[in-house]
Predicted 3D model of a 71-nucleotide RNA (transfer RNA) from a Promethearchaeota archaeon. The coordinates come from a structure-prediction model, not an experiment, and the mean pLDDT is 84.

RNA sequence: GCGGCCGUAGUCUAGAGGCAGGACACGAGCCUUCCAAGCUCGCGGCCCGGGUUCAAUUCCCGGCGGCCGCA
Numbered sequence: 001g002c003g004g005c006c007g008u009a010g011u012c013u014a015g016a017g018g019c020a021g022g023a024c025a026c027g028a029g030c031c032u033u034c035c036a037a038g039c040u041c042g043c044g045g046c047c048c049g050g051g052u053u054c055a056a057u058u059c060c061c062g063g064c065g066g067c068c069g070c071a
Stems, first nucleotide, its partner, number of pairs: 001070007010024004018054001026042005047063005
């Protein structure tokens, strides 16, 4: 330099046009003599810019970053 895959919460991940879901972590409560575990509730997210569309996390283009391969 070229090609492929990927980028969603503090971490891991699902979703591939119409409400962004789960787990862990974190916070509060219940339980417990206390802690842990368990149960309930809460907090928090679509890498950036543009395009298509009534509607974009999803499709298209560009950029940035990561991984892999080729040179």
Description:
The sequence is in RNAcentral, with records from ENA.